[in-house]
RNA sequence: AUCCUUUGCGGCGAUGGGGCUCGCCGUGACCGCCGCGAGGCUGAUGGCUCCUACCUGAAU
Numbered sequence: 001a002u003c004c005u006u007u008g009c010g011g012c013g014a015u016g017g018g019g020c021u022c023g024c025c026g027u028g029a030c031c032g033c034c035g036c037g038a039g040g041c042u043g044a045u046g047g048c049u050c051c052u053a054c055c056u057g058a059a060u
Base pairs, nucleotide, nucleotide: 009026010025011024012023013022016051017050018049019048020047021046032041033040034039
C1' cells in the first nucleotide's frame, strides 16, 4: 500500500418527520413512469406503523 473477514458507526432506498424492520453503500448507495415532442400520470413507506401536508367522499 492492497485484498479478505469480523465488529462498531454513519449514510442511502423518486416529494416532510418519528419508531421498528429488510436490503445496499463507505464518496458511494440514490435521483419514478409514459410520450418523437409539446406535454401527461402515480406516490409523502424499500416494507409495516404513527404524525404532518395534499386529494376524494360522507356526517356533524
Predicted 3D model of a 60-nucleotide RNA (Fluoride riboswitch aptamer (crcB RNA motif)) from an Actinomycetes bacterium. The coordinates come from a structure-prediction model, not an experiment, and the mean pLDDT is 83. Taxonomically the source falls in Actinomycetes (Bacteria, Bacillati, Actinomycetota). It matches the Rfam family "Fluoride riboswitch aptamer (crcB RNA motif)". Its family is annotated with positive regulation of gene expression and response to fluoride in the Gene Ontology.